[in-house]
Context: one part of a larger RNA
RNA sequence: GGCACAUGAUGGAUGCCUUGGCAUUGAGAGGCGAUGAAGGACGCGAGAACCUGCGAUAAGCCGAGAGGAGCCGGUAACUAGGCUGUGAUCCUCGGAUCUCCGAAUGGGGCAACCCCACCGAAUGGUGACUCCGGUCUGAAUGCAUAGGACCGGCAGAGCGAACGCAGCGAACUGAAACAUCUAAGUAGCUGUAGGAAAGGAAAGCAACAGCGACUCCGCAAGUAGCGCCGAGCGAACGCGGACCUAAGCGGGAAACGUACGAACGACCUGGAAAGGUCGACCACAGAAGGUGAUAGUCCUGUACGACGGGAACCGUGAAUGGCUUCAAGUAGAGUCAGGCUCGAGAAACCUGGCUUGAACAUGGGGGGACCACCCUCCAAGCCUGAGUACUCCUCAAUGACCGAUAGUGAACCAGUAAGGCGACUGAACGGUGAAAAGCACCCCGACAAGGGGAGUGAAAUAGCACCUGAAAUCAUGUGCUUACACAGCGGUCACGGCCCGCAAGGGUUGUGGCGUGCCUUUUGCAUAAUGAUCUGGCGAGUUACUGUCUGCGGCAAGGGUAAGCCUUAUCCAGGCGCACCCGAAGCGAAAGCGAGUCUUAAAAGGGCGUCAAGUUGCAGGCGGUAGGCGCGAAACCGGUUGAUCUACCCAUGGGCAGGUUGAAGAGAGGGUAAAACCUCUUGGAGGACCGAAGCCGUGAACGUUGAAAAGUUCUGGCAUGACCUGUGGGGAGGGCUUAAAGUGCAAUCAUAACCGGAGAUAUCUCGUUCUCUCCGAAAUAGUUUUUGGACUAGCCUCAGCAUGUCAGUGCACGGGGGUAGAGCUACUGAAUGGGGUCUGGGGGCCUACCCGGCUACCCGCCCCAAUCAAACUCCGAAUACCGUGUACGUAGCGCUGGGAGUAAGACUACGAGGGAUAAUCUUCGUGGUCAAAAGGGAAACAACCCGGACCAUCGGCUAAGGUCCCUAAGUAAUGCUCAGUUGAAAAGGUAGUCAGAAUGCAGUGACAGCCAGGAUGUUGGCUUAGAAGCAGCCACCAUUUAAAAAGUGCGUAACAGCUUACUGGUCGAGGAUUCUGGCGCCGAUAAUUAUCGGGGAUAAGCAUUACACCGAAGCCGUGGGACUCGUAUGAGUCGGUAGGAGAGCGUUGCUGUCAGCGUCGAAGUUUUCCCGUAAGGGUUGAUGGAGCGGCAGCAAGUGAAUAUGCCAGAUUGAGUAACGAUUAAUGCAGUGAGAAUCUGCAUCCCCGUAUGCCCAAGGUUUCCUGGGGAAGGUAAUUCCGCCCAGGGUUAGUCGGAGCCUAAGGCAAGGCCGAAAGGCGUAGUCGAUGGACAGCUGGUUAAUAUUCCAGCACCCUCGUGUAGGUUGAUGGCAGGUGACGGAUUUCCAUAUCUCAACGGGACAGUGAAGCGUCCAGGCCUUAUGGCCGGUGUUGGGUGAGGAAGUCUCAAGAAAAGCCCUGCCGGACGUUUACGAGGUCCGUACCAAAACUGACACAGGUGGGCGUGGCGAAUAGCCUCAGGGGCUC
Repeated sequence: GGCACAUGAUGGAUGCCUUGGCAUUGAGAGGCGAUGAAGGACGCGAGAACCUGCGAUAAGCCGAGAGGAGCCGGUAACUAGGCUGUGAUCCUCGGAUCUCCGAAUGGGGCAACCCCACCGAAUGGUGACUCCGGUCUGAAUGCAUAGGACCGGCAGAGCGAACGCAGCGAACUGAAACAUCUAAGUAGCUGUAGGAAAGGAAAGCAACAGCGACUCCGCAAGUAGCGCCGAGCGAACGCGGACCUAAGCGGGAAACGUACGAACGACCUGGAAAGGUCGACCACAGAAGGUGAUAGUCCUGUACGACGGGAACCGUGAAUGGCUUCAAGUAGAGUCAGGCUCGAGAAACCUGGCUUGAACAUGGGGGGACCACCCUCCAAGCCUGAGUACUCCUCAAUGACCGAUAGUGAACCAGUAAGGCGACUGAACGGUGAAAAGCACCCCGACAAGGGGAGUGAAAUAGCACCUGAAAUCAUGUGCUUACACAGCGGUCACGGCCCGCAAGGGUUGUGGCGUGCCUUUUGCAUAAUGAUCUGGCGAGUUACUGUCUGCGGCAAGGGUAAGCCUUAUCCAGGCGCACCCGAAGCGAAAGCGAGUCUUAAAAGGGCGUCAAGUUGCAGGCGGUAGGCGCGAAACCGGUUGAUCUACCCAUGGGCAGGUUGAAGAGAGGGUAAAACCUCUUGGAGGACCGAAGCCGUGAACGUUGAAAAGUUCUGGCAUGACCUGUGGGGAGGGCUUAAAGUGCAAUCAUAACCGGAGAUAUCUCGUUCUCUCCGAAAUAGUUUUUGGACUAGCCUCAGCAUGUCAGUGCACGGGGGUAGAGCUACUGAAUGGGGUCUGGGGGCCUACCCGGCUACCCGCCCCAAUCAAACUCCGAAUACCGUGUACGUAGCGCUGGGAGUAAGACUACGAGGGAUAAUCUUCGUGGUCAAAAGGGAAACAACCCGGACCAUCGGCUAAGGUCCCUAAGUAAUGCUCAGUUGAAAAGGUAGUCAGAAUGCAGUGACAGCCAGGAUGUUGGCUUAGAAGCAGCCACCAUUUAAAAAGUGCGUAACAGCUUACUGGUCGAGGAUUCUGGCGCCGAUAAUUAUCGGGGAUAAGCAUUACACCGAAGCCGUGGGACUCGUAUGAGUCGGUAGGAGAGCGUUGCUGUCAGCGUCGAAGUUUUCCCGUAAGGGUUGAUGGAGCGGCAGCAAGUGAAUAUGCCAGAUUGAGUAACGAUUAAUGCAGUGAGAAUCUGCAUCCCCGUAUGCCCAAGGUUUCCUGGGGAAGGUAAUUCCGCCCAGGGUUAGUCGGAGCCUAAGGCAAGGCCGAAAGGCGUAGUCGAUGGACAGCUGGUUAAUAUUCCAGCACCCUCGUGUAGGUUGAUGGCAGGUGACGGAUUUCCAUAUCUCAACGGGACAGUGAAGCGUCCAGGCCUUAUGGCCGGUGUUGGGUGAGGAAGUCUCAAGAAAAGCCCUGCCGGACGUUUACGAGGUCCGUACCAAAACUGACACAGGUGGGCGUGGCGAAUAGCCUCAGGGGCUC
């Protein structure tokens, strides 16, 4: 380390439970609201929060009723204080109060806030709009009218779940595409009403008979019809039912509420009795719930009756339902639409738009074009109950509904937490115990957390992380086992060891044999093809209607009821109900006839019928219509929400260090006739230049599970402009916006997001859950916008029927054929060699007048030889096929009906096409196997060989293939092979070897070796420098010989030399050549040893032969099981995917029964043993602590390992990566249980146009003090922006409102529009702008232009005063308010800053300087602390102000203010004094407090911003100040 067992931890399954849901029934109610709703905000308690209740009279006030002892609501106790027999709390009814928002209504507004006017002495009240009624007034315009004002109104508005009527009105989808059509007048939007709504009293249907308003139900009927006559859509007439009045009068009494309301003891077990035993009692009450386990008699209740209550209902009451003025731009027509079953059709009827346009009861409409006759009705006015639809809500009750992953999303403080700008989306979380008796006290620990004792309790392994407490996972202990082992889908078979056990048996595993997971998809998967980390729970063929078939019932030439009614507890059951449906008769287009009929003039013949019983209920199989087995799109359409991001636009504000260049113009001078022109100066232009802030994002690196869902660093571009930026606003989805990229429109864009239609559709992929038995496919044909789909046939299965020798096989006989083969002077073609023919034709040459000749030429023909053919055949099999006969032949065949699956096939052998006579290639035919087949063999190896597994067997015989060892079985015989050939391979090669055949040679001496000869003419001739056998050319004779080339090879400059052919000798027996066959050898070059399975083998290789043996799930033996079969003591069968058929197991609930089991211990969990062919069943021990089962039936949310399934838990990865800027820490002391981190001190380092200081937005208490350390803090923490408690924000002058207006919003009247609504005037809102009165110092732990001190100012009012008819306040008019950009100068005692300059003393010192002290000033409880040049001069800076210059793009509005003029006609301001001055903001943060999911290297507008060097806000260093970035 492995396995097993035991004990725990973790976790929260299972069982049991239920406060919550779901569905339904019967009643009720069917609205609330200007008398202020629904819904909220904020408050109210002695004490914080939330829920409930309530409203400043605030968990409540008043009155009445009921009730009778406790009470001050819940989480939820505790403390304090109260109330109550003078009747509280609580309950019912009525009344009062009822802040603010909200229709919201005095005006405004960013809902819960701000502001105003009038009345009244005051608490207080009133003040919107529209409509209706009334009164007064009153234009253009005379009367009038429009308009205006006032009074009155219990008028309207807004909210609410479904149901109703109406206006507008989709798309996905279906049609296997799609446009008419469908979906569907659905979804949705809108208007509006009621408890119901709508409809409704015939200008109607019908058919010669009649009915008599409307609505709803059952039929009619899936009919008549409509319809790319496709998909589909789909009536009416008529019939049966529901319903069929009210007031009034008379009778009558249910629900509901309230109280009352019978009857039990003992003993046993137990913590507890309601259980058990024994003995009683009540019952018009044995519904139900509770009580320490299961209660008729303990409690609450229940039944009956009583009281209160006062309704349904019955009778009567009427009949053309009722009222009325009796209907004209109407009916009708034309045209265009819509609605009906009716899609333009022969298209009537109804409704509407436009253009027209009657009659008047002596008339008119309708009866499906139209006309006539006949019938029927009377339009163009209105109202109307019941029957019908629905349920936000209240009460009562029920359930073969759920029981915490279920049932509502929600059993629990849930539409909450959380996400999103918003519309909107949207969870999880139940259980101690009978009773808190919720662990006093002690110990360890830090006065922790946690634990150990003790105690309570029946139980504490029931201890608040609490019932039971499974699995994954993690530990501890014990037993066996493991460190030389052929490497292992981890099991299985056999033997053995050790341990436990009385035994049976159990645990472990040493050795050997065999053995490539599961699912899916496939021709085929261990596949390196898919899916799954593991465990637990959840998770997929259902239901309704309709059809068809089968089974089981009822009745039967008949069978059945539907709606509804009666009864009943309202359910079920029962009884009525016969409308209607199916069947009993068919044929025909129909009239029609009828066991026949149609066809025909009629017949004949033929077609369809007659000669088979249905119907209804239940169950099952399978269709159709519905989402239709589950999960899954991208999309389409509708209605809404978004421009806090971003693009553009509008309004109003803000910003751009410093340096450089030097346009036009101007001035002066020169110059010209005058100009032009030139020079200098001035000037300060520019989509000018360099470069910070700011904006952007060029290149690179890093980052890529980031610091960051787009950044960092370095390097870059623009930086007075078409520049950047703040605040407010505008336009919205087939739309906006766009200097244009299909860019941007909230991390989303070739049409946003959210919700809905909606379970869209998916010929596609994946998944689809217990067992056994019988049979068992197909990957083919035809058709197909069809080829991975479908329909029909084929093949499978089940049931029924028929036949009696069917299918099939053997044998015999009879047939047709044109394949294989063969053949071709037998055709059609192809095709080689030779010859013939020149008395066949042509060409060439010769000749040429003709006649001719020649020919190694071409074509044809003939002959000889040799050939070829899928589309050649004079011929022609074997098989196959058809038929007849015969033998075998338990069905394997046929017919009818129900249910399928399959229509991707693969390899192999043979026959062929394509290809290259390539392919694990492709397409056919015939067979086999796999597919769907295990076993044995081929090392391993779907398809090859053998052979088809019902189960058991430690029996036997064989097949293929084997028999040396691995490894069961022969060390058999005779040859061959020497190559490890065997145990890869070709052309080609081979004097390897064996066997065979043929032809020469050979004792007259072969072949080979050895000895010897191998000569002469001649150096043949030529050529050549030379050429003598041997560079080359020509010739190749002759002689001597046993034999010897004018030379076979080597050699020389050329000769020479050596050698061969040839000959003799020696030797002494076979030798030479060619061909054929067997086994070998070479040919033979690649990456692991790697071409016998290995060892190894000379057989254990190869060939031939013989006899044995081994060898399988084959066959046999023995035992057993199941199925089928007219025969049963029997025979046969039993591999199996898709699929068909059959039989069962288990789960949950219900009914009946066992007068079943259970605290002496149910279910569940865990464990032991037993039984069954399986699903499964029983049982023991432990745990558990209250329910559970058997049998017979019934009904299903009924069985999981897989869906990148869903939810929860637990592993692995892994003690691994990381701990978020590389600006940096170190020491000492303190506190503390504990210190790198907290506090203090000291040193060091960093920022310093910031990392400092002050504001706006945004946040909302984070601010300050004290305390704490569970969680948060990327580690630790004594610390904190964390937790707990307490405290903190003070304004006439600061900002906002009470003032004004911009863009823009809203908008009385008004205009427009199906509705919703849109636009817009007067007005009214709306700052980012205009207007507007306070400064300095001090003070707190925390606020200050706010408090305090000092000195100011503004407004309003009062009193007095000055002023006022020579004209006050006021009104009107005018002015001002009031504005661009660039640039220059000036004012500087604003400010900041640098330098210089000074009363005294002291030690050290050369001096500067530093330090200390004094005079003096300030603070303090203090021994103490701080200042001790604080002004002048000079330099720099320059917020702000003033005045200019230039320029073109020509640069808000209103209020306020000021003065003058006019109008008007009496008050009113200056000044003095006095009084008054409302509401809101004010803490803190400016990045760890905003925005980025974070204490995030990002983003975020304005102001101040020292010194040195420097042009500078650059850069470097530094002051004040702040930090060292939380391992």

Record summary:
A computed fold for a 1527-nucleotide part of an RNA from a freshwater metagenome, annotated as large-subunit ribosomal RNA, half A. Its Rfam family is "Bacterial large subunit ribosomal RNA". Model confidence (mean pLDDT): 82 of 100.